[in-house]
RNA sequence: AGAGUUUGAUCCUGGCUCAGAAUGAACGCUGGCGGCGUGCUUAACACAUGCAAGUCGCACGAGAAAGCCGAAAGCUUGCUUUUGGCGAGUAAAGUGGCGCACGGGUGAGUAAGGCGUGGAUAAUCUGCCUUCGAGUCCGGGAUAACACUUCGAAAGAGGUGCUAAUACUGGAUGACAUCACGGGGACUCCGGUUUUUGUGAUCAAAGAUGGCCUCUGCAUGCAAGCUAUCGCUUGAAGAAGAGUCCGCGUACCAUUAGCCAGUUGGCGGGGUAAGGGCCCACCAAGGCGACGAUGGUUAGCUGGUCUGAGAGGAUGAUCAGCCACACUGGCACUGACACACGGGCCAGACUCCUACGGGAGGCAGCAGUGAGGAAUUUUGCGCAAUGGGGGAAACCCUGACGCAGCAACGCCGCGUGAGUGAAGAAGGCCUUCGGGUCGUAAAGCUCUGUCAAGUGGGAAGAACCCUUUCGUGGUUAACAGCCACAGGAAGCUGACGGUACCACUGAAGGAAGCACCGGCUAACUCCGUGCCAGCAGCCGCGGUAAUACGGAGGGUGCAAGCGUUAUUCGGAAUUACUGGGCGUAAAGGGCGUGUAGGCGGUCUUACCGGUCAGAUGUGAAAGCCCAGGGCUCAACCCUGGACGUGCAUUUGAAACAGUAAGACUUGAGUACUGGAGAGGAAAGCGGAAUUCCUGGUGUAGAGGUGAAAUUCGUAGAUAUCAGGAGGAACACCGAUGGCGAAGGCAGCUUACCAAACUAGCACUGACGCUCAGGCACGAAAGCGUGGGUAGCCAACAGGAUUAGAUACCCUGGUAGUCCACGCCGUAAACGUUGAUCACUCGUUGUUGGCAAUAUAUCGUCAGCGACUCAGCAAAAGCUUUAAGUGAUCCACCUGGGGAGUACGAUCGCAAGGUUGAAACUCAAAGGAAUUGACGGGGGCCCGCACAAGCGGAGGAGCAUGUGGUUUAAUUCGAUGAUACGCGAGGAACCUUACCCGGGCUUAAAUGUAGGUUGCAUUUCCGUGAAAACGGAAUUUCCUUCGGGACCGCCUACAAGGUGCUGCAUGGUUGUCGUCAGCUCGUGCCGUGAGGUGUCGGGUUAAGUCCCAUAACGAGCGCAACCCCUAUCUUUAGUUGCCAGUCCCGGCCUAGUCCGGGAGGGACUCUAAAGAAACUGCCCGCGCAAGCGGUGAGGAAGGUGGGGAUGACGUCAAAUCAGCACGGCCCUUAUGUCCGGGGCUACACACGUGCUACAAUGGCCGGUACAGUGGGCAGCUUGUGCGCGAGCAUUUGCUAAUCCCUAAAACCGGUCUCAGUCCGGAUUGGAGUCUGCAACCCGACUCCAUGAAGCUGGAUUCGCUAGUAAUCGCAUAUCAGCCAUGGUGCGGUGAAUACGUUCCCGGGCCUUGUACACACCGCCCGUCAAGCCAUGGAAGCUGGGGGUACCUGAAGUCCGUAACCGUUAAGGAGCGGCCUAGGGUAAAACCGGUGACUGGGGCUAAGUCGUAACAAGGU
Repeated sequence: AGAGUUUGAUCCUGGCUCAGAAUGAACGCUGGCGGCGUGCUUAACACAUGCAAGUCGCACGAGAAAGCCGAAAGCUUGCUUUUGGCGAGUAAAGUGGCGCACGGGUGAGUAAGGCGUGGAUAAUCUGCCUUCGAGUCCGGGAUAACACUUCGAAAGAGGUGCUAAUACUGGAUGACAUCACGGGGACUCCGGUUUUUGUGAUCAAAGAUGGCCUCUGCAUGCAAGCUAUCGCUUGAAGAAGAGUCCGCGUACCAUUAGCCAGUUGGCGGGGUAAGGGCCCACCAAGGCGACGAUGGUUAGCUGGUCUGAGAGGAUGAUCAGCCACACUGGCACUGACACACGGGCCAGACUCCUACGGGAGGCAGCAGUGAGGAAUUUUGCGCAAUGGGGGAAACCCUGACGCAGCAACGCCGCGUGAGUGAAGAAGGCCUUCGGGUCGUAAAGCUCUGUCAAGUGGGAAGAACCCUUUCGUGGUUAACAGCCACAGGAAGCUGACGGUACCACUGAAGGAAGCACCGGCUAACUCCGUGCCAGCAGCCGCGGUAAUACGGAGGGUGCAAGCGUUAUUCGGAAUUACUGGGCGUAAAGGGCGUGUAGGCGGUCUUACCGGUCAGAUGUGAAAGCCCAGGGCUCAACCCUGGACGUGCAUUUGAAACAGUAAGACUUGAGUACUGGAGAGGAAAGCGGAAUUCCUGGUGUAGAGGUGAAAUUCGUAGAUAUCAGGAGGAACACCGAUGGCGAAGGCAGCUUACCAAACUAGCACUGACGCUCAGGCACGAAAGCGUGGGUAGCCAACAGGAUUAGAUACCCUGGUAGUCCACGCCGUAAACGUUGAUCACUCGUUGUUGGCAAUAUAUCGUCAGCGACUCAGCAAAAGCUUUAAGUGAUCCACCUGGGGAGUACGAUCGCAAGGUUGAAACUCAAAGGAAUUGACGGGGGCCCGCACAAGCGGAGGAGCAUGUGGUUUAAUUCGAUGAUACGCGAGGAACCUUACCCGGGCUUAAAUGUAGGUUGCAUUUCCGUGAAAACGGAAUUUCCUUCGGGACCGCCUACAAGGUGCUGCAUGGUUGUCGUCAGCUCGUGCCGUGAGGUGUCGGGUUAAGUCCCAUAACGAGCGCAACCCCUAUCUUUAGUUGCCAGUCCCGGCCUAGUCCGGGAGGGACUCUAAAGAAACUGCCCGCGCAAGCGGUGAGGAAGGUGGGGAUGACGUCAAAUCAGCACGGCCCUUAUGUCCGGGGCUACACACGUGCUACAAUGGCCGGUACAGUGGGCAGCUUGUGCGCGAGCAUUUGCUAAUCCCUAAAACCGGUCUCAGUCCGGAUUGGAGUCUGCAACCCGACUCCAUGAAGCUGGAUUCGCUAGUAAUCGCAUAUCAGCCAUGGUGCGGUGAAUACGUUCCCGGGCCUUGUACACACCGCCCGUCAAGCCAUGGAAGCUGGGGGUACCUGAAGUCCGUAACCGUUAAGGAGCGGCCUAGGGUAAAACCGGUGACUGGGGCUAAGUCGUAACAAGGU
């Protein structure tokens, strides 16, 4: 110090989340030691038991017992009784004094009677303590204890009698005390304070103990007395504390805006230590509040603590200061101090005792118990230390405190070993099977000894007090004695605790876990699981290869702890003082006026409250920080310093701000001049148009729409002419224009009102700016009352459209729109940009003024526009009219939804407006820009895409494939284009994967190891459907005789699987698409994603080429290079060819005939190499590229035709059944063998084809012309037979040699438009061939039969030339064939294309977008289901506070005749005021709950539509 998360990616805004530190913590797992701290945060809930406040005999009276010793008596000689002494003037109780108001606990209440800080007290008090004075005299009467006694269960209460005091009380004295009066001085805020002096009045006391005998008395010694100490009384002062008052600070809510009757003040009293409405009587009517009164909620406050760079934020445990409280409420008493935690009285609730009459109690002291709770300890030891109370002291008391115990609750420290050690052991895990890793880790060897354990030693904390002694001082005439002492010495005192610490012994021995390992965030693999189980702080993992779940191995982090949860601060500049924003992300009020408030021009003088500087006081201690020191270190502790930003007092400064006074003119304003303007409001006037009415002309339609209809019209419409009525709005001018604060304002004229601008001059003299509340204005719609109503027109009606159409369109049409008056108060009231002032480059247009020169410009002021530099901005953009740079003031924002909703308040006649939440829920919502994709957006272009044509499909029959159905099985896959005569280029068995049945456990390959046999093999027989099983026979080689080779059998490993996953894959393929695109390097632009290049202008089949150009180049594609074909040349010449030449043979034909041979290379052909075509030439157009020409030439002309060739990528496209392959699954079966069946089923639907429906034809006869290709298990000639398929026989050919080979065409005849001499399905019969076998289920032949069908609906397919159409031929597979299919070959051989509006697909540019799984997208609302929180609600129920009235304990105070008291003082009693509590009543407020009800949120696959995003189809 940052990081993750919105997007396909980017920048920004913005929220959520994480990493850090901390805690009185809790929980989970684990746990060796020590030191120092800390430990009911919840029920201020209830408490058993013990202890926590007593002490003093040196204030006082009285005063035991047990026990021991002794004596006496009785006698049961060891007991009882009596008595003396000690115990003992002790215990316990009482009177009295002091203390109990401290210490300790808790935080309920309290938002101020508190706390903090600084002051005031001239408005006060103070026991004990210290210092300084004065005094301490003389008397009196009681009373507890005690004794006796009464009542009561008890607690307790009473009566009679006795007694003491430092208890109580009378008198005296008394001032520097208090008060009154008088005089003087000082200070003063003029209220008073203070000092001095005089007079008068009032008020005291208590003794105890020790010592002494100088004086007096008794004459020992003691008492009076003296003396010492401690007390007592009264003053003055101090110290320390307490009370009261004041300034400032001190939580949240305005959905709490008005509150207060002792209230505010006065006069006079009362009360208090003390001022005061603190209380009372009377009088007056005040006091507080937007600088937040009153009310509500919450809360002890502070020093500090945690966090933070700081400013801040949160907090207020332990320690310390203050406050409040003590079961709840009230009250007083005592006292120096209380309205009193371990005191009292009363009331209430609760608990306990009870004899039922009545009593007792208060752990928020220390332990402890129950309860509550996630959760918090021992019913310990000691007063040794420190401190406190009492005491003269010893001493006593002290759950304060010091210690120990429990708890990893926290902080700090230590340890669990160190060195060496590679056979890199065993084992685990992983593995590409080679190895890697745990890992020098272990073992082994060599050492050390902290902690723990054992044994032994062993502190400091202790100094006082006291005792003894020495010394000093006092007392005394003096010693002694006594007393005192901060002097010296010795002795005595330790809970912790035999603790800390030290030494020794032995021994690596007793001592490591927890979390995490997808990113953030350090750390990775295997197995299991399979959107299951689960994880998760956020993003998110998991649907068969999970580094994210669970386990393991390994690793990372911390470590006696580690994680989780909760909470706080931080990060968060995410409330922004330091330190944010507001055009589009959340956010400028609709607009003005203006109050409070805030801010404010120039000069002079004065003041000093703000400001600044110095000084002083204070800011407790502890803590933080610094330095030093003590525990072995540290934590911890001690000492000192610094800090404490604050407050107060005081001394100064006078610039700034302020205040006061004076002045100024530039800010602001006023008068005069001038022109411009839809500025406002009022009255009047005008023409055009619509509609209606009247009349004329006139006739059948008009109107309306995409098309129609509703509607109007023969009762005369529409159209047209004339006249009239009425309302509303004002064409042209007109604008990028003008005016107004905004809303808004438009015919013309008149008068009235207002504002701005303008030039010059004069005047006022800061009068200014902004503005919370307030007030005024405020479009449209709406509301009220009354008018008006031509047109338009919500609602409504009808007609259309539509699946529907409560809409869009059409015909009508009422409120309304208009006027007057009054409400409403909102708008995308927008420039989505608050007002004012100042400053900051320019260009250009325009409106209204002014000035100058003088006719066209220039300058200036005020507006309205466009562009642009700097600057700003997330960008797009803004830019003197700022969104730039500054200043002042106001409004507003703080994630999305819930929600501008609910409740409350307020305004309104209502509609509704203003103000304005929460629960809950999500991890986003959003802005700008980028690249794509898309659009029922635009532009340009292409394609058999349309159009123009030709021929088909869709109708029929059949073939074939598919779906569906059926079946034991009808194996599987392909299934929009891109499946469906597809895998399959050939299912009778086989194939075959499916079904039924029968078998095998290895059929086949390979190898290893072990065992076994001498075979193996071949032949035959039996059973069987076969496979197979059983039986019989037969028979090897080498040898060192052990055995081996070979083959077989058995076992194990290994195999096998057309089983699954094409969504794990390779390879291959389809499609967009043979479309023209897809990218890169460097440079440049941009914060960036990205852009540029690749865009633009042309051109092309083409990102083809040219020009232009912040781009310059390049790559994959295009084209070309390759093959076939069209022309020619050369070479070569068998099996091809034969023009010409020669020879032989044949003949109903003697030849221009046929066959053969020699020979030839001319031609055809074959197959190798070349040539040729490049817009090269010409003309036109053009800068060029290029285009055009029935141009020339040429076999071919503008890519000549065809093929091969398929960019980056898309479709998780297809294929695990072609092959290969990861993973999973089966292993007497999902493997394998065999027989039979099935894949060929058949109501039906679809695709692809064949044959047809006929005369451009069928049939019969005759006659021609190909090319590719194939052939020995083959193609087959010839001959013979058969109607034929074919058969028999024979021949050639392993092929340019032999064989297979055309049909349409052409010639002639016939049929004559019909279900036919068309068509051939179907069926019967008879055959042929292949094959082990044609039943399911082959092809072909012959005879017979002769179905549908007469050109095919919507719709749809192919094709642009040797093409379509049509005709046949060959071939792969193959025994044969269901082939009408596939792949090739040749023969004959057309028509049409104006053109690109439209359909489909595609390319480029541009535009919009809320899409990015990308329009088959996204997304809205109702309804239905579940869950959640919430509003309303008849009511039900609870709480706190207030008001009125009634009642009213204790208690203070007041009053008081009877009774007590000798009178008295006083008391009892009675009465009164106040009052806790209780009751009654009516309201308000805040909660809980509530049938029903309202909306809201959330929830993989519900319903209905399609509102929004593209012009989203209005």